[in-house]
């Protein structure tokens, strides 16, 4: 990064330094000088992938490596379908994201 595959109602916060804009992108809606959001350190959450023990048709524990993550459901919508006076509220998708593949 063309592509396949799985997940995405669960869980997880303090410090340094810096000083604005930030939550992917349109709308909404929130967060931010009581210092957001990237960055470093340390914590800590899960448990995809390898790996350990145990059971054996593939689960359950464990968290030592390799990613992820740590405001709001992937914050909610965007398309399409049921409803329905407009709705709300469901399903399904699109698009994003992270793993394992592959290029």
């Nucleotide at each position: 990064c063309a592509c396949u595959c799985a997940u995405c109602c669960a869980g997880a916060g303090g410090g340094g330094a810096a000083g604005a804009g930030g939550g992917a992108c349109c709308g909404g809606c929130c967060c931010g000088a009581u210092g957001a959001c990237a960055c470093c350190c340390c914590a800590g959450c899960a448990a995809c992938c390898u790996c350990c023990g145990c059971a054996c048709u593939g689960g359950c524990g464990g968290c030592a490596g390799g990613u992820g993550c740590u405001a709001a459901c992937u914050c909610c919508g965007g398309c399409a379908g049921u409803g329905a006076u407009c709705g709300a509220a469901c399903u399904g998708g699109a698009a994003g994201a992270u793993g394992a593949g592959g290029a």
SAM riboswitch aptamer (S box leader) from a Thermomicrobiales bacterium, 103 nucleotides, folded computationally. Taxonomically the source falls in Thermomicrobiales (Bacteria, Pseudomonadati, Thermomicrobiota, Thermomicrobia). The coordinates come from a structure-prediction model, not an experiment, and the mean pLDDT is 82. Its Rfam family is "SAM riboswitch aptamer (S box leader)". Rfam describes the family as follows. The SAM riboswitch is found upstream of a number of genes which code for proteins involved in methionine or cysteine biosynthesis in Gram-positive bacteria. The SAM riboswitch acts at the level of transcription termination control. The predicted structure consists of a complex stem-loop region followed by a single stem loop terminator region. An alternative and mutually exclusive form involves bases in the 3' segment of helix 1 with those in the 5' region of helix 5 to form a structure termed the anti-terminator form. This entry represents the conserved core of the complex structure involving helices 1-4. Rfam links the family to the GO term regulation of gene expression. Of the family's consensus pairs, 97% are formed in the model.